A computed fold for a 71-nucleotide RNA from Halomicrobium zhouii, annotated as transfer RNA.
Its Rfam family is "tRNA". It is annotated as a transfer RNA.
The source organism's lineage runs through Archaea, Methanobacteriati, Halobacteria, Halobacteriales and Halomicrobium.
The RNAcentral record of the sequence draws on ENA and Rfam.

[in-house]
RNA sequence: GGACGCAUGGUCCAAGGGCAGGACACCGCCCUCACAAGGCGGUAGUCGAGGUUCGAGUCCUCGUGCGUCCA
Numbered sequence: 001g002g003a004c005g006c007a008u009g010g011u012c013c014a015a016g017g018g019c020a021g022g023a024c025a026c027c028g029c030c031c032u033c034a035c036a037a038g039g040c041g042g043u044a045g046u047c048g049a050g051g052u053u054c055g056a057g058u059c060c061u062c063g064u065g066c067g068u069c070c071a
Stems, first nucleotide, its partner, number of pairs: 001070007010024004018054001026042005047063005
């Protein structure tokens, strides 16, 4: 220098054009003499900028970061 892949709450992962979901963590309540476990509920997220579309996490372009391969 070139090719390909990835980027979603604090962490790890879903969602393959139509209300962004789960687990762990955190907070509250229940349970307990108390703690843990367990049950119920809650807070919190799409890397950045454009484009396509009635509608974009998803498709396209550019950029940033990370990984793999080639030179």